c-di-AMP riboswitch aptamer (ydaO/yuaA leader) from a Thermoleophilaceae bacterium, 149 nucleotides, folded computationally. The sequence was found by an Rfam model in a public genome assembly. The prediction has a mean pLDDT of 76.
């Protein structure tokens, strides 16, 4: 002078996962509230996909259904299960405050719950506030708000 690991703090990202008070057996547990975020839950409305027959109403045969979440759906290759690729729909990110948009570049495009049950739904009712990471001379344009003069 490099790497690399540790342990403290600040900044940032993905996410709804954050703020404030109270009380205890105090580096944590309960609890309140405010926020933010999910799900059940009338009436009116609606009420499923595939093939097959039929002019049409409609019959027949198969298939269980929902929930978080951007994460669904096509196609090829392998070796069944299952893994890998390529693409779309859809999302995220790029530190001179935010927020929308074009255009280039980067990256996701997962997995988890419920258990034969839930469509929309007002009143009402119930649950969460997690886990994970690491961006640093991409340009333009529009609002709006900061701060200086």
């Nucleotide at each position: 002078c490099u790497u690399g690991c540790c342990c403290c703090g600040a900044c940032g990202c993905c996410g709804a996962g954050u703020c404030c008070g109270c009380g205890c057996g105090u580096u944590g547990c309960g609890u309140g509230g405010a926020g933010c975020g999910g799900g059940g839950g009338a009436a009116c409305c609606a009420g499923g996909g595939u093939g097959g027959c039929g002019a049409a109403a409609g019959c027949c045969a198969c298939u269980g259904g929902g929930g978080c979440g951007a994460a669904u759906c096509u196609c090829c290759u392998c070796c069944u299960a299952g893994a890998g690729g390529a693409g779309a729909a859809g999302c995220g990110c790029a530190a001179g405050c935010u927020c929308u948009u074009u255009c280039a570049g980067c990256g996701c495009g997962a997995g988890c719950c419920c258990g034969u049950c839930a469509g929309c739904u007002a009143a009402c009712c119930c649950c969460g506030c997690a886990g994970g990471c690491g961006u640093a001379c991409g340009a333009a344009a529009g609002a709006g708000g900061a701060u200086g003069c």